[in-house]
Context: one part of a larger RNA
RNA sequence: CGUUGGAGAUUUGAGGGGUUCAUUUCCUAGUACGAGAGGACCGGAAAUGACGUGCCUCUGGUGUACCGGUUAUCACGUCAGUGGUAUCGCCGGGUAGCUAAGCACGGAAGAGAUAAGCGCUGAAAGCAUCUAAGCGCCAAGCUCCUCCCAAGAUGAGAUCUCCUUUGGAAUUUAUUCCAUAAAGGAUCCUGGUAGACCACCAGGUUGAUAGGCUAGAUGUGUAAGUAGGGUAACCUAUUGAGCUUACUAGUACUAAUGAUCCAAACGA
Numbered sequence: 001c002g003u004u005g006g007a008g009a010u011u012u013g014a015g016g017g018g019u020u021c022a023u024u025u026c027c028u029a030g031u032a033c034g035a036g037a038g039g040a041c042c043g044g045a046a047a048u049g050a051c052g053u054g055c056c057u058c059u060g061g062u063g064u065a066c067c068g069g070u071u072a073u074c075a076c077g078u079c080a081g082u083g084g085u086a087u088c089g090c091c092g093g094g095u096a097g098c099u100a101a102g103c104a105c106g107g108a109a110g111a112g113a114u115a116a117g118c119g120c121u122g123a124a125a126g127c128a129u130c131u132a133a134g135c136g137c138c139a140a141g142c143u144c145c146u147c148c149c150a151a152g153a154u155g156a157g158a159u160c161u162c163c164u165u166u167g168g169a170a171u172u173u174a175u176u177c178c179a180u181a182a183a184g185g186a187u188c189c190u191g192g193u194a195g196a197c198c199a200c201c202a203g204g205u206u207g208a209u210a211g212g213c214u215a216g217a218u219g220u221g222u223a224a225g226u227a228g229g230g231u232a233a234c235c236u237a238u239u240g241a242g243c244u245u246a247c248u249a250g251u252a253c254u255a256a257u258g259a260u261c262c263a264a265a266c267g268a
Stems, first nucleotide, its partner, number of pairs: 001152001005163007015149004021049007033038001051106005059100004066093005071086006110144003117137004166179005184262004188204005209255003212251005219243002225238005
């Protein structure tokens, strides 16, 4: 821009794409078969591998915004306590998120038409013949089924709901301008389950959208100060203390202000 007024939802599915795997064990059954050695079809059940999709409860990894230990040096006048730098200085852990080695699921069943093949009936050709007319069976393959996208499918579909078609001027008559503007949308702002941008989604005071605060969870592992003990390093008590990022809930304290823009009918 189109989809022949505009808009908000919900959809149909033309068409397109994805998937399509394999093995082992057990039962049937040491049965059929076979002198024996060996050893099934058919049918049933349970696992596994690789691959694919999704997810983070568990097991782990990462986690330079969390906690702790520790070395050197500098600074805060000194002690103590802290901070800076040294690959995050090094080291031990670790929330959210991301993630695999972790977890869950999938390739099931079925239908149709067939290939090679196997048949029925059956002539040409009194017989025979699956084929010439006619009728069946049959594959991981084909078409469906299953999962995803999908009406720009210009053949532009369908359903439900909402809104206006007003006033004036000009003339090129499916036109142009001015005024007023609906449903609805956008700008703008707070953001993330989304994301390169855009888009998408959640919100914008009739508000929990983000931050802050409060409480909790989680992690770390017993803060500082004080008191006691020890010559001291240090230990003990207060004390599972103090601190705690991305998590959960509550709470308008801060910021989502005020507002503006777009948007109306050819035709019957």
This is a predicted structure of a 268-nucleotide part of an RNA (large-subunit ribosomal RNA, domain VI) from Verrucomicrobia bacterium CG1_02_43_26. The prediction has a mean pLDDT of 85. Taxonomically the source falls in Verrucomicrobiota (Bacteria, Pseudomonadati). The RNAcentral record of the full RNA draws on ENA and SILVA.